RNA sequence: GGGGAAGAUCAGAUGUUCGCUGUGCUUAUUGCGCAGAGGAAAGUCCGGACACCUUAGGGCAGGAUACUUCCUAACGGGAAGCUGCAGCGAUGCAGAGCCAGCUCCACAGAAACAAACCGCCUGGGCAGCAAUGCCUUAGGUAAGGGUGAAAUGGUAGUGUAAGAGACUACCGGUAUCUUUGGUGACAGAGAUAGCCAGGAAAGCCUUAUCCGGUGCAAUGCCAAAUAGGAAAGCUAUGACGUGGCCCGCGUCGCUUUCGGGUAGGCAGCUCGAGCUGUUUUGCGAAAAACAGCCCAGAUGGAUGAACGUCACCUUCGGGAAACCGAAGGCACAGAAUCCGGCUUACGAUCGUCCCCUUUU
Numbered sequence: 001g002g003g004g005a006a007g008a009u010c011a012g013a014u015g016u017u018c019g020c021u022g023u024g025c026u027u028a029u030u031g032c033g034c035a036g037a038g039g040a041a042a043g044u045c046c047g048g049a050c051a052c053c054u055u056a057g058g059g060c061a062g063g064a065u066a067c068u069u070c071c072u073a074a075c076g077g078g079a080a081g082c083u084g085c086a087g088c089g090a091u092g093c094a095g096a097g098c099c100a101g102c103u104c105c106a107c108a109g110a111a112a113c114a115a116a117c118c119g120c121c122u123g124g125g126c127a128g129c130a131a132u133g134c135c136u137u138a139g140g141u142a143a144g145g146g147u148g149a150a151a152u153g154g155u156a157g158u159g160u161a162a163g164a165g166a167c168u169a170c171c172g173g174u175a176u177c178u179u180u181g182g183u184g185a186c187a188g189a190g191a192u193a194g195c196c197a198g199g200a201a202a203g204c205c206u207u208a209u210c211c212g213g214u215g216c217a218a219u220g221c222c223a224a225a226u227a228g229g230a231a232a233g234c235u236a237u238g239a240c241g242u243g244g245c246c247c248g249c250g251u252c253g254c255u256u257u258c259g260g261g262u263a264g265g266c267a268g269c270u271c272g273a274g275c276u277g278u279u280u281u282g283c284g285a286a287a288a289a290c291a292g293c294c295c296a297g298a299u300g301g302a303u304g305a306a307c308g309u310c311a312c313c314u315u316c317g318g319g320a321a322a323c324c325g326a327a328g329g330c331a332c333a334g335a336a337u338c339c340g341g342c343u344u345a346c347g348a349u350c351g352u353c354c355c356c357u358u359u360u
Stems, first nucleotide, its partner, number of pairs: 001356005007350004012310007020036006038332001042343002045341005050215004062211005067081005082095005096206002101204002103200003117145002119141004123136005153171006172196002174193008219267004229258006238252005274293008312329007
């Protein structure tokens, strides 16, 4: 100088003016003071608190998770490790069980699980003096060839008609036992066993653990107008309509009270697994103690706008440098019951580590 890996921090500061929301005080007109978005407020993907569901208890079904130990209110989250794979490396990714059963394994290939296509060997037949060759609806054979991502561990030997862990030695793997270290996953060492007959569980499935449902539009309280309901009272010699009156005809009304419930309002609502700092414990996630602090609560949904100043970054110009001047930029994004995570979006800065190259 170049290329990478894994983290941490910040998310501009401030002044004036005009506004918005909440709250306190007030002389009640109004004025003044104080407070007023995030690291992701987002996606709503996990986990909880809280509320209701008869008192929510048990089971089936279903779902989720899956190495070990720990952290936590809980988690599918996190920390530290283990094993395997990838990478020169920093580091990253993955994680129960195909010795329970079933199923599947494209294309190619005879065959994809207990395989005979070619080949090899034996038997039988034919030809030949023989060597040997040909045929075969019989049999053995996984050494060799061929197909494939994958075809039954490798080398050498014994053995055999030919072969084969069929047997032997060594190597590799697996399993069991013993032992050492570790809380553990696991690792090291030793012994034994031919045990070596594949892969797939993000196939069915098996094992273990966990999960009741609905979500603050939960839930509780107060409560207009209109319509309808119930009860009581008045009225059939009634009331209303039929153009004023009578008859006739038609309809059933009036008053009061009550309850449900809608609009609307209040609570839930923000003091909480809270924030900041220090100390202690722990490798760490985290925990404990002490001290200090109160930090949005809207609902036609507040948290804004304008003009300055100073920071920061980039470019250009000047300068030996310190620096000066000009222009531009300053991301993603806006709470809605609250909290712990994950994921996604995004600007800048800082240090750490690895590899390559160059110089000394």
A computed fold for a 360-nucleotide RNA from Cloacimonas sp. (SeqCode), annotated as Bacterial RNase P class A. The sequence is in RNAcentral, with records from ENA. The source organism's lineage runs through Bacteria, Candidatus Cloacimonadota, Cloacimonadia (SeqCode), Cloacimonadaceae (SeqCode) and Cloacimonas (SeqCode). A source record names the gene rnpB.